[in-house]
RNA sequence: CGGGAAUCCGGGACGGCCGCGUCGCGCUUCGGCGCGCCGAGGAAAGUCCGGGCUUCACAGAGCGGGAUGGCGGCUAACGGCCGCCGGUCGCAAGGCCAGGGACAGCGCCACAGAGAACAGACCGCCGAUGGCCGCCGCAAGGCGGAUCAGGCAAGGGUGAAACGGCGGGGUAAGAGCCCACCGCCGCGGCCGCAAGGUUCGCGGGCACGGCAAGCCCCAUCCGAAGAAAGACCAAAUAGGCCGGGAGCAUCGCGGCCCCAGGCGCAAGCCCGGAGUCGAGGUCGGGACGCGGCUCGCGUCCUCAUACCGGCGGGUAGGUCGUUCGAGGCGCCCGGCGACGGGCGUCCCAGACGAAUGGUCGUCGCCCCCCUCGGGGCACAGAACCCGGCUUACAAGGGUUCCCGCUGC
RNA sequence: GCACUUGUAGCUCAAUUGGAUAGAGCAGCGGUCUACGGAACCGCAGGUUGCAGGUUCGAAUCCUGCCAAGUGCA
Numbered sequence: 001c002g003g004g005a006a007u008c009c010g011g012g013a014c015g016g017c018c019g020c021g022u023c024g025c026g027c028u029u030c031g032g033c034g035c036g037c038c039g040a041g042g043a044a045a046g047u048c049c050g051g052g053c054u055u056c057a058c059a060g061a062g063c064g065g066g067a068u069g070g071c072g073g074c075u076a077a078c079g080g081c082c083g084c085c086g087g088u089c090g091c092a093a094g095g096c097c098a099g100g101g102a103c104a105g106c107g108c109c110a111c112a113g114a115g116a117a118c119a120g121a122c123c124g125c126c127g128a129u130g131g132c133c134g135c136c137g138c139a140a141g142g143c144g145g146a147u148c149a150g151g152c153a154a155g156g157g158u159g160a161a162a163c164g165g166c167g168g169g170g171u172a173a174g175a176g177c178c179c180a181c182c183g184c185c186g187c188g189g190c191c192g193c194a195a196g197g198u199u200c201g202c203g204g205g206c207a208c209g210g211c212a213a214g215c216c217c218c219a220u221c222c223g224a225a226g227a228a229a230g231a232c233c234a235a236a237u238a239g240g241c242c243g244g245g246a247g248c249a250u251c252g253c254g255g256c257c258c259c260a261g262g263c264g265c266a267a268g269c270c271c272g273g274a275g276u277c278g279a280g281g282u283c284g285g286g287a288c289g290c291g292g293c294u295c296g297c298g299u300c301c302u303c304a305u306a307c308c309g310g311c312g313g314g315u316a317g318g319u320c321g322u323u324c325g326a327g328g329c330g331c332c333c334g335g336c337g338a339c340g341g342g343c344g345u346c347c348c349a350g351a352c353g354a355a356u357g358g359u360c361g362u363c364g365c366c367c368c369c370c371u372c373g374g375g376g377c378a379c380a381g382a383a384c385c386c387g388g389c390u391u392a393c394a395a396g397g398g399u400u401c402c403c404g405c406u407g408c
Numbered sequence: 409g410c411a412c413u414u415g416u417a418g419c420u421c422a423a424u425u426g427g428a429u430a431g432a433g434c435a436g437c438g439g440u441c442u443a444c445g446g447a448a449c450c451g452c453a454g455g456u457u458g459c460a461g462g463u464u465c466g467a468a469u470c471c472u473g474c475c476a477a478g479u480g481c482a
Stems, first nucleotide, its partner, number of pairs: 001404009012363007020039002023036005041379001045390002048388005053226004065222005070084005085099001086097004100217002105215002107211003122156002124152003129149002132145005164182002167179003183206001184204005189198003230320004240311005246305001247283001249282003253278004258273002261270003284302007327346008364377005409481007418434004427465001436452005458474005
């Protein structure tokens, strides 16, 4: 200098004018007015995880359901973060991994191919063994041929995947059949908290295909719902409860039931009495209306109704929850780190049909090739709060590291 | 604020529960027929299965994250 990797930062600056919201102070004719402080974000977003908080439920455990999934740590907790292990990609710095279990069981593996899960023989190789043919031989048997039975799985070929690889021995041909090396599996030693590692030792010829983001098994975690959670204050109307409130008045009628008596073989009927229920009459009383008042008249009610008083639930409405918090900043200490501890300092939006805006000037950056002049400056707007993840984001800046080339 | 559903040709729907090159009707285009048009017949084109990753030999289908549209709850 060129190319690349990781990570962090801020997200235009200053000033003037007008405007909006909460809060504080002052004034007020109670309608407001004036002054002052503060007033969006790194993602306030998606609502994908986790927690605080609140109400309901809950002895304990289990079934069912959901989530997570190498190991250790951090944390209030997490599916987050840190460190490490293993695999994989990259020359490297580094990136990515739902990274437990496929001898608990079930299921799937299309097409192609001989064969796709304790498999299989199309081409191929062989002619040991049994049989066949020919020749030789007195015979036992030997030699040759074809490959019917048969043996083989090295090579070809199919496929995403074909039951260790390569070399040698061996064989009729072959094959872990045997051997060396490599790989694999198991045990032990050593190292590591562990996942795991091992250049160490011993044993095993190899037995164990893939898929669990198919069902499932194992381990761990999870009660449900969410500020429309919830707490408090509390009209009108209706309903609820308690108390007060005028008759334990009287007259018959009807139903039911009980008791006594009479009639009847019985079913039942008749009569009397007591209780209870229902509808009603009279007298008395109450409330309301007419009325200036009494009387009177009318309507309604009358053993708990009307009417009066009180209480509680609760609706509208209002207040709280609501912003001082696992808080920000600085320094020191511990830790590789995530993070933890200590000290000091600061108060930093709290709205609710929901404020946080507009404009002007100077400067900064970018574009229109340059000057003049002009235009633009991202993504995006809190809603109970917090920790993460994910996604969006103009033009920039910082730090560390890797590779290549070159100069001294 | 909270809880969910669905995305396949221009439109309306399929795809046998992971299997080969995603099909069908209507619409479109070309041809035959007709004096011309319609109908009919023959043929053709049209798809990043919303997007991006992942699992798998193989994804419209399974998983994750986004995007868009829609629904419910006082």